[in-house]
C1' cells in the first nucleotide's frame, strides 16, 4: 500500500486492453471581476534592421579645446590659476558580470581522495628595499596615398611607458651533510661561484639649510623582493554514470622502457631508439541518443520519469582551424587565416557576427515592452567625489501557475408569472423571484499618505596616531538621496448598485424526464449507443459537479505484483534447452588455529546554498519571504569486534572416488549361424475360374493361373516367450552363437582425504523424412498409372508400381524429440504389486514370512494447485546452478549474420491490426458417440392417398377490382356454423353527406330545415321545395324559464389504416411427453452439484430398496362429466308382465320390466399361488357385469417456437380528418394454360337394379316443425289436424333380410357434360343459386416413386340428426346409431420422445461453428534493373593563418667597444604538424523506385468442406514429394 470495467449461458484462474488520481514551462475550445507571488521561443544552435549591454582612473603622463579668474598688453595678444572636457601614451578591468545547450558517453558530472608532479593578479599578515642614469615613441606639426576602411614618410615630446648599472636577502643553478618518508624535485643547515629589483604620485609641517624648486620630517597611495594566510584553480586516481550482439574483436605513438624536448605542473603530451605490448564477453570496439548534478513530478516505499525556472559544474559564442596578450583566455560584445552567407564599394577593394536587453522576420499548436531607474543589492574603476552596469531593482503585457477575495445578506407562500413534465388531479423550477430590511468586501470618486534610506562624502565633537591643533582611523551629532510613486495602506462618499461560467448526468461515475431522428445524422476512454415509443444522437426542463474558470488534446509517473531488489512465474493458460560430457562463472561437508577483505558498532571529517520536514517569525489570511533546528539514507579516515562469509594453516570421514568378491540385463560395436513365412524361378498333379469389394471393375488365367507337391533362388524382418518386464543420458534397443566394451545395482573389507554440485560459451550424441557415393533390393511403398465412388474425386476402397525402406561411408540435426514436468541435494504419514542383489527365522527340503538397498508401477495422508491433478519417482517443505515467459494476430516471418551440397536449420524484429486469444471446471444443446426405454415409429395386418371425373381450398396466372389474413410437421373442406344484393371489409367503377351513419359535452337559437303527409329531380343515396303540428312549470295571461329533438358553432366522433417484433386476451405445437423447481443441509473458490444418481418396478420422478440428504410444490394419478351392472327414490308425456279393453299402450290398471334422472353400492392387485431382496410390483387363477387407470371425455407442469391474431375483442404508438370517415348504385371476392392439399363419386358381381319387408340412437321445431287428404312423375302445389313438444312433427332409418333381373361387357358399371321443360327461395336466381322429370352419357377396369390412417365395439362399411340458414355451392363440420374385423414374432433398421453416460472450438445452441484459394476495395511492410542524399574512416595530392626549429647576405635606438665592428632583435627565406579542399576505392545509414511477394483488415460476391461429435478417412507434429 482502496479499486473498477471489458473475454464466459454462467464461473474461477491466467492475461491484454481501458478509467478514476496526481503533475506540466503547456497548447486548444467556450467564457472571464480584483489583487499577491511566480513564470513565459520546449520548434530554426535560423537570419538579424535599429538602440543600449564595459569601462575607469588628470591623486601616472604629454597636447588640444572651450568658457571662467588673476596679471600683464605694443590691444593683435601673451602668461598664470583651479575646475571641466577632447583623442592619445600609459595603469587597472575587459577571463567578472549576462546568454544558450550545438557538441560531448568523457574524468565531462557526482562523490570522496591525492598533488612528495603545480600556479594565484587584486585583498590578508610579517620582512627587506625604493640609489643613480640613458635612449625613444604615440599625441602633434609638415608632406604624401587611398571612394572607404585606413596607411606611409620625414620632425618635434612625456611618463608609475621602455632600457642599462649599483646593491642582493630571499630565489634559481651547482655540490657536501642531517631529519621526515615506503620512496625526496620536500625540510634544515653548509660551501665556492653565476644570475636576478624598484617608480613616482598626492598632501602636511615646527626648527635647521637652500635665492627657488626643494632638501629634511612626516602621513597615504603606489613600486620592487621574500614569506604568509584566505579565496580561486589545474593534473591525477576509486566509485557511480542510457540503449543496441541483427556491433565481436580493437589498437602502430598502440602498451612499455631509456634519453632529450616541451609545460606553472606530471604524462606518448612530443621525438629518437628499444622492447612487444595494451583493451575486450565483469562487454572493448562500432552504432544510436543524451550536457551533468543539487533537485523537481509521481509512488506506502523501493522505485520510475524529467533536468523548465533558483543554484553548482561543464561546453559553446556564425562553421573550422590557429595562437598573441595576460596572473588568468586558446577570449560572447579581441586578433589572424579559411570557409558560408549578409552589407558598402568610385570594382581597386573593405566591413560583419544578438546562444546579452528590447526588438524584426522565419519556424511552430505555442512564448512578453526596440518601458523606467541605478533609489536599493553586487560589480569594474578611481584616494576621493564620482563614472560605468539591459547584471539587478521596478513597471507593462499574457488566468500560464500556485494563493486569496468578491459578484450580496437576513426575512420572505398566493408556494404568482412563465417554463418544463404530467396519471390532468397536479408536481417541480422554489425561498428562487418580486416585495420589506440590512451590509458595504471589491470596483468608481475625493482626500491623507508610506516602509524599502542607511552607509559614503561634508560639517562639526571626542579619542587614537604623531613634535603636529596635519594627514589618517574609530565613535557621536548634523546634512543629501526613491526609478516604483501619488503606488502599498488610511479614511470619508456612492450604491445591491459593475462583476458566472464550463463540463457532465447507460455502466464504471455523483446526477432524468420530455420532444426531435430512425444503423439516417451523430456520439464514443473501455464495454457500447442509433434500424419508430433512445435516461448514450440533438434540443429542452431538470439535476450533479467544480468555479475565474471549466472542459479537451498532449506528456510523466500512479494504479500495473503489467519486468516482480522490496514483489511474479513456466504439467495442461506464454514459458524446461531433444539428451549427454564438460570451461569459464556461481555454489559448496566436519574440526582447530591465525588474518580481518565482506559483515557489524563508535568516533572524526564531508555530504555547498537553496528546496522537502519540524519550530518559531513578517506581509490582515494565504500563496510567498526569513530565523533556527532536524535530515541529506552517500563516500573518507581511524579504533574496536569475530559469529557467519572470504584467505590462510593443520586435521577429520559422513559427501565424492578407488579396490577386492558377486549376480542382472533386446547397452553399444563387429563377425558367423538358424529356422517360419512372403515373393520369384523349375518340375510334377490338376481345371476354369482366381483375385478383390459395401457392391464392383481394372489385374491374373486353356501360351494352364488360383490350389496343393518337390526342389532351388534371394532380401528383409525374428511368431510363441512378452510381462504398465528389462537395459541406456536422450534418440532407442527384441532369433542364436563368439569376440571387444560403456554403465549401473548388491555385499564387504581397506585407500584417498571435499578430490563436490550447476553448467553461459564449447564439443559430442541425436527417431522418420531428406541429400552425395557405391552396393543391395523379398515385401511394403509418397509420386506415378489404372478401376471405381462422386454433382466433382488430382482422396477415402481396389488393382499395379518407382523413389525410399536394407547395407558401407558422408552430410543434415529437426519432431507432439512429452512424464507436453531441467539438474543436484537433504526433508516430509501409509497401502498393494513387480525387477535386480543381500541379511533372518521356520523346515529335510522345495518354498513361505519378516527385513535392508537400487529400479519401475498404481491407489491414496498431510500439503500443493485456477481446476484438474501431483503427492517419497511431487507439481509438498527447502537450498544451490542453468534455461526460458511477459496479450492475439502480423511471424518463427522479413531484413542481417551463421552453418549447410541442397532442402533448410540456428539467431529473430518492426509497422500495422484486434479487444480479446488462452486454460480449468458448469450447465446446457448436439453428435453418421455408447447404453436403458417409450409412442400406429417400425415390423404384422385392414382401408386409403398419389392415376381418373367432380367439388372445395392454395399457389400461380388474369383482371378495372379479382379485400384480407394462415405458410414444414403445427397454412390449404383454415378464419368462413352459408360472398346472388345485403353481408363486404381503401377490392374496382361512379354518385352523394362534411359535428358526420354512432357517443357525450358545452354555448347559442328558439318554430323551425325534425317527426308525419306530399311534390320535383335521380340508378339509389341524397338535393330541392311544399304543407302540418307543438311539450313541462310558473303565470300578473303580457310572457318568463326550462328541456328533448333539430339547426349553427366548438370540443370531438370514425378508421376491418400500420405495427402481432410495443401489448392484454385467447390458441396452436412439443405432449397427456413425464417432466419442471424449491425450503433447509451437505459438498465445492466458485459457476454449480447432491436431493433429482445407482438397483428394480410403472403408462408415470408410480411406488419400493439403497443413499449427504431430509421434505415441500407445480405435473402424473385421483376427485368431474359419460358409457357399462345392480340398488333405492319417482312414474307423465314414457313402459306394459299379468288383469279387462282396443284396430292401435287406444282405454282402464299397474310399478313388477324397460326406460327417464335423481341418489347410492360397486374394483381396491382386496383375495389365493407363483416370482422378487422378507420390498414395490410383475405373472397366473378365483370370484364378478367390470381386473389390474374397465372405455370414452374435459382436465395440458416449468418453459420452447419474438409460433398465429392489432380482421372477434380490448389496447400503447404512428398516420388519416370534405378522407384511410359515412353513404348509394353495379361490378368483384366464383374470373382459367396450370400445379398442390382435402374430400365425394367410381372403375363394379362381397356388386348394380326393381319389387316387398324388419330394426336406431341423438337431435331440430311459433318469423317454426308441419300430419292426414286431395293435385302432379317428380321437384312440388293445395290443404291445415297437431305441437312452445318423452304427448304433435321433421321421420323414410340405411347398409341388413326375401324374391327377381344383369354375366364381366365401358357393361342395367360410372355418372362427368349439355341440351329441353318445370320447382322453390328470394326485390333481384344473366354474371351467379338449389331442387325435378326427359333426353345425352366423357373420363374411369385399383392406380409410378412416394405416402396416411387405425390395436376394439377399433378398423371398414351404412345411413340419421343440427348449427350456420329466405334459399344454397354441404360431397364440408360437429354430432348420433347400425353392421362390423384382420394382426401385433417382436425392438435390428427409420420417425419422434425420455433417462444415464461420453466427446465438443456450438451457447442465436448442427438450419451451430469454422478454413483456405479466387475476385473487389484499403492500409502499412519485404523483394528489386536503379537512381538520389547523409555519415564516418582510410590512401593519395595539395594546403592558409601560426607556435616551435633551422636560416637570416636584408635591416636595427638603449648594452659592450675610443673606433671597426659585436652581442641581441627584426624582416624575409625554409622544414615539421595542419583547417579546409581534391583524387580513389570501398563502409554505413536514410529516402525513391516500374514491377512483385506475402500480410492485416472490410454485414449479406465465388468454389469446395479441411477442422470442432468416431466431424462421417480420429486428430496432431516432423519430413518428402
Nucleotide at each position: 500500500u482502496a479499486g473498477a470495467g471489458u473475454u464466459u449461458g454462467a464461473u474461477c484462474a491466467u492475461g491484454g486492453c481501458u478509467c478514476a488520481g496526481a503533475a506540466u514551462c503547456a497548447a486548444c475550445g467556450c467564457u472571464g471581476g480584483c489583487g499577491g507571488c511566480g513564470u513565459g521561443c520546449c520548434u530554426a544552435a535560423c537570419a538579424c534592421a535599429u538602440g543600449c549591454a564595459a569601462g575607469u582612473c588628470g591623486a601616472a603622463c604629454g597636447c588640444g579645446a572651450g568658457a571662467g579668474g588673476g596679471g600683464c598688453u605694443u590691444c593683435g595678444g601673451c602668461c598664470c590659476c583651479a575646475a571641466u572636457u577632447g583623442a592619445g601614451u600609459g595603469g587597472c578591468g575587459a577571463a567578472c558580470g549576462g546568454g544558450u545547450g550545438a557538441g560531448u558517453a568523457a574524468c565531462g558530472c557526482g562523490u570522496g581522495g591525492g598533488u612528495g608532479a603545480c600556479c594565484u593578479a587584486c585583498c590578508u599578515u610579517c620582512g627587506a628595499g625604493u640609489g643613480g642614469g640613458g635612449g625613444a615613441u604615440a599625441a602633434c606639426g609638415u608632406c604624401c596615398c587611398g571612394a572607404a576602411a585606413g596607411g606611409g614618410a620625414c620632425g618635434c615630446u612625456a611618463a608609475u611607458a621602455c632600457c642599462g648599472c649599483a646593491u642582493a636577502a630571499c630565489a634559481u643553478c651547482c655540490u657536501g651533510c642531517u631529519c621526515u618518508u615506503g620512496a625526496a624535485c620536500g625540510a634544515g643547515u653548509g660551501g665556492a661561484g653565476a644570475u636576478c629589483a624598484a617608480a613616482g604620485c598626492c598632501g602636511g609641517g615646527g626648527a635647521u639649510c637652500g635665492c627657488a624648486a626643494g632638501a629634511c620630517c612626516u602621513g597615504g597611495c603606489g613600486c620592487u623582493u621574500g614569506a604568509u594566510g584566505a579565496g580561486g584553480g589545474g593534473c591525477c586516481c576509486g566509485c557511480g554514470u542510457c540503449u543496441g550482439a541483427u556491433u565481436a574483436g580493437c589498437u602502430a605513438g598502440u602498451u612499455g622502457g631509456u634519453g632529450a624536448g616541451g609545460u606553472a605542473a606530471u604524462g606518448g603530451c612530443c621525438c629518437a631508439c628499444c622492447a612487444a605490448g595494451g583493451c575486450g564477453a565483469c562487454g572493448a570496439u562500432c552504432a544510436g541518443u543524451a550536457u551533468c548534478c543539487g533537485g523537481c513530478c509521481u509512488g506506502a516505499g523501493a522505485g520510475g520519469g524529467c533536468g523548465g525556472a533558483c543554484g553548482g559544474a561543464c561546453a559553446c559564442a556564425c562553421u573550422g582551424g590557429g595562437a598573441c596578450u595576460g596572473a588568468g583566455a586558446c577570449a560572447c560584445g579581441g586578433c589572424c587565416c579559411a570557409g558560408a552567407c549578409u552589407c558598402c564599394u568610385a570594382c581597386g577593394g573593405g566591413a560583419g557576427g544578438c546562444a546579452g536587453c528590447a526588438g524584426u522576420g522565419g519556424g511552430g499548436a505555442a512564448u512578453u515592452g526596440u518601458u523606467c531607474g541605478c533609489a536599493a543589492u553586487g560589480g569594474g574603476c578611481g584616494c576621493a567625489a564620482g563614472c560605468c552596469u539591459g547584471a539587478c531593482g521596478a513597471c507593462g503585457c499574457a488566468a500560464c501557475g500556485c494563493c486569496g477575495c468578491g459578484u450580496g445578506g437576513a426575512g420572505g407562500a398566493u408556494g404568482a408569472a412563465g417554463g418544463u413534465c404530467u396519471u390532468c388531479g397536479g408536481a417541480u423550477u422554489g425561498u428562487a423571484a418580486a416585495c420589506u430590511c440590512c451590509u458595504g468586501u471589491u470596483g468608481c470618486c475625493c482626500g491623507g499618505g508610506a516602509c524599502g534610506a542607511a552607509u559614503a562624502g561634508c560639517u562639526u565633537c571626542g579619542a587614537c596616531c604623531u613634535a603636529a591643533c596635519a594627514c589618517g582611523u574609530c565613535g557621536g551629532a548634523g546634512u543629501a538621496u526613491g526609478a516604483c510613486g501619488g503606488u502599498a495602506c488610511c479614511g470619508g462618499g456612492u450604491g445591491a448598485g459593475g462583476a458566472a461560467g464550463c463540463c457532465c448526468c447507460g455502466g464504471c461515475u455523483a446526477a432524468c424526464u420530455c420532444u426531435g431522428u430512425g444503423c439516417c445524422a451523430g456520439c464514443a476512454g473501455c464495454c457500447g449507443c442509433g434500424g419508430u415509443a433512445a435516461u448514450a444522437c440533438a434540443g429542452a426542463g431538470g439535476g450533479g459537479g467544480c468555479a475565474a474558470g471549466c472542459g479537451u488534446u498532449g506528456u510523466u509517473c500512479g494504479g500495473a505484483a503489467u519486468u516482480a531488489c522490496u514483489g511474479g512465474g513456466c504439467g495442461u493458460a506464454a514459458a524446461g534447452g531433444g539428451c549427454g560430457c564438460g570451461u569459464a562463472g556461481g555454489c559448496g561437508g566436519c574440526c582447530u588455529g591465525c588474518u580481518a577483505a565482506g559483515u557489524c558498532g563508535a568516533a572524526c571529517g564531508u555530504g555547498a546554498a537553496a528546496u522537502c520536514c519540524c519550530c518559531g517569525g513578517g506581509c490582515u489570511c494565504a500563496a510567498c519571504c526569513c530565523g533556527g533546528g532536524a535530515a541529506c539514507u552517500g563516500c573518507g579516515u581511524c579504533c574496536g569486534a569475530u559469529a557467519c562469509u572470504g584467505g590462510c594453516u593443520g586435521g577429520c570421514u559422513u559427501g565424492a572416488a578407488u579396490c577386492c568378491g558377486g549376480g542382472a540385463g533386446a547397452g553399444g560395436g563387429a563377425u558367423g549361424c538358424g529356422g517360419a513365412a512372403u515373393u520369384c524361378c523349375a518340375g510334377g498333379u490338376g481345371u476354369a475360374g482366381c483375385g478383390g469389394u459395401g457392391a464392383a471393375a481394372u489385374g491374373c488365367g486353356u501360351a494352364g493361373a488360383u490350389a496343393u507337391c518337390u526342389g532351388g533362388a534371394g532380401g528383409a524382418a525374428c511368431a510363441c516367450c512378452g510381462g504398465u518386464g528389462g537395459c541406456g543420458a536422450a534418440g532407442g534397443c527384441g532369433g542364436c552363437a563368439u569376440c571387444c566394451u560403456g554403465g549401473a545395482c548388491c555385499g564387504g573389507u581397506a585407500u584417498u582425504g571435499a578430490c563436490g554440485c550447476u553448467g553461459a560459451g564449447g564439443c559430442g550424441c541425436g527417431a522418420a523424412a531428406g541429400c552425395c557415393a557405391g552396393g543391395g533390393g523379398a515385401g511394403c511403398a509418397a509420386a506415378c498409372g489404372g478401376g471405381a465412388u462422386u454433382a466433382g474425386a488430382u482422396a477415402c476402397c481396389c488393382c499395379g508400381g518407382u523413389a525410399g525402406u536394407c547395407c558401407u561411408g558422408g552430410c543434415c540435426c529437426u519432431a507432439a524429440a512429452c512424464g507436453a514436468u531441467g539438474a543436484a541435494u537433504g526433508c516430509u504419514u501409509g497401502g498393494u504389486g513387480u525387477g535386480g542383489c543381500g541379511g533372518g527365522u521356520a523346515u529335510c527340503g522345495a518354498u513361505c514370512c519378516c527385513u535392508g538397498c537400487c529400479g519401475u508401477g498404481c491407489c491414496g495422508a498431510a500439503g500443493c494447485u485456477a481446476a484438474c491433478g501431483c503427492a517419497u519417482u511431487a507439481a509438498g517443505c527447502a537450498u544451490u546452478c542453468c534455461g526460458c515467459c511477459u496479450g492475439g494476430g502480423g511471424a518463427g516471418u522479413a531484413c542481417g549474420g551463421u552453418c549447410g551440397c541442397a532442402a533448410g536449420g540456428c539467431u529473430g524484429a518492426a509497422a500495422c491490426u484486434c479487444a480479446a486469444a488462452g486454460g480449468a471446471a458448469u450447465u446446457g444443446a448436439c453428435g453418421g458417440g455408447g447404453g436403458c426405454u417409450c409412442a400406429c415409429a417400425c415390423a404384422a395386418g385392414c382401408g386409403g392417398u398419389g392415376g381418373a371425373u367432380g367439388a372445395u381450398g392454395u399457389g400461380g396466372c388474369u383482371u378495372a377490382a379479382u379485400u384480407c389474413g394462415a405458410g414444414g410437421c403445427a397454412a390449404c373442406g383454415c378464419g368462413a356454423a352459408g360472398a346472388a344484393c345485403c353481408u363486404u371489409a381503401u377490392c374496382c367503377u361512379g354518385g352523394a353527406c362534411u359535428u358526420g351513419a354512432c357517443a357525450u359535452g358545452c354555448a347559442u337559437g328558439g318554430a323551425u330545415u325534425a317527426a308525419c303527409c306530399c311534390g320535383g329531380u335521380g340508378a339509389a343515396a341524397g338535393c330541392c321545395g311544399g304543407g302540418c303540428c307543438a311539450c313541462g312549470c310558473c303565470u300578473u295571461c303580457g310572457g318568463g324559464u326550462g328541456g328533448a329533438a333539430c339547426a349553427u358553432g366548438c370540443a370531438c366522433a370514425g378508421g376491418u389504416g400500420c405495427u402481432g417484433c410495443a401489448u392484454g386476451g385467447c390458441u396452436g405445437u412439443c405432449g397427456u411427453c413425464a417432466g419442471c423447481u424449491c425450503g433447509u443441509g451437505u459438498c465445492g473458490u466458485g459457476a454449480g452439484a447432491c436431493g433429482u444418481c445407482g438397483c428394480g418396478u410403472u403408462a408415470a420422478g408410480u411406488c419400493g430398496c439403497u443413499u449427504a440428504a431430509c421434505g415441500a410444490g407445480c405435473g402424473c394419478a385421483a376427485c368431474c362429466c359419460u358409457u357399462g351392472u345392480c340398488c333405492u327414490u319417482a312414474g307423465u308425456u314414457g313402459c306394459c308382465a299379468g288383469c279387462a279393453u282396443u284396430c292401435a299402450g287406444u282405454u282402464g290398471g299397474g310399478g313388477a320390466c324397460u326406460c327417464u334422472a335423481a341418489g347410492g353400492a360397486g374394483a381396491c392387485c382386496g383375495c389365493c399361488g407363483g416370482u422378487g431382496u422378507c420390498a414395490a410390483a410383475c405373472c397366473g387363477g378365483a370370484g364378478g357385469a367390470a381386473g389390474g387407470u374397465g372405455g370414452g371425455g374435459a382436465c395440458g407442469a416449468c418453459g420452447u417456437c419474438a409460433a398465429g391474431u392489432c380482421a372477434u375483442c380490448a389496447u400503447g404508438g404512428c398516420c388519416u380528418u370534405u378522407a384511410u370517415g359515412u353513404u348509394c348504385a353495379g361490378g368483384g371476392c366464383u374470373g382459367c394454360a396450370c400445379a398442390c392439399g382435402u374430400c365425394a363419386u367410381a372403375c363394379a358381381a362381397u356388386g348394380c337394379g326393381g319389387c316387398g319387408u324388419a330394426c336406431a340412437a341423438a337431435g331440430g321445431g311459433c318469423a317454426g316443425c308441419a300430419a292426414a287428404c286431395c293435385c302432379g312423375c317428380g321437384a312440388g302445389g293445395g290443404g291445415g289436424a297437431g305441437c312452445u313438444a318423452a304427448u304433435c312433427u321433421c321421420a323414410a332409418a340405411a347398409a341388413g333380410c326375401g324374391c327377381c333381373g344383369c354375366u364381366c361387357a365401358g357393361u342395367u358399371c360410372g355418372g362427368a357434360u349439355u341440351g329441353c321443360a318445370g320447382g322453390c327461395u328470394g326485390c333481384a336466381a344473366c354474371u351467379c343459386g338449389c331442387c325435378u322429370g326427359c333426353a345425352u352419357g366423357a373420363a374411369g377396369c385399383u392406380g409410378g416413386a412416394a405416402u396416411c390412417g387405425c390395436u376394439a365395439g377399433u378398423a371398414a362399411u351404412c345411413g340419421c340428426a343440427g348449427a350456420u340458414c329466405a334459399g344454397c355451392u354441404a360431397u364440408g363440420c360437429u354430432g348420433c346409431g347400425g353392421u362390423g374385423a384382420a394382426u401385433a414374432u417382436g425392438u435390428u433398421c427409420c420417425u419422434g420422445a425420455g433417462c444415464c453416460u461420453u466427446g465438443u472450438a456450438c451457447a442465436c445452441a448442427c438450419c451451430g461453428c469454422c478454413c483456405g484459394u479466387c475476385a473487389a476495395g484499403c492500409c502499412a511492410c519485404g523483394a528489386a534493373a536503379g537512381c538520389g542524399g547523409g555519415g564516418g574512416g582510410u590512401g593519395c595530392c595539395u594546403g592558409a593563418a601560426g607556435u616551435c626549429g633551422c636560416u637570416g647576405u636584408g635591416c636595427u635606438a638603449a648594452c659592450c667597444g675610443u673606433a671597426a665592428g659585436g652581442a641581441g632583435g627584426c624582416a624575409g627565406g625554409u622544414g615539421c604538424c595542419u583547417a579546409g579542399g581534391g583524387c580513389a576505392a570501398a563502409c554505413u545509414u536514410c529516402g525513391u523506385g516500374a514491377u512483385u511477394g506475402g500480410g492485416a483488415c472490410u454485414a449479406a460476391g465465388u468454389c469446395g468442406u479441411a477442422a470442432c461429435a468416431a466431424g462421417g478417412u480420429a486428430a496432431c507434429c516432423g519430413u518428402a514429394a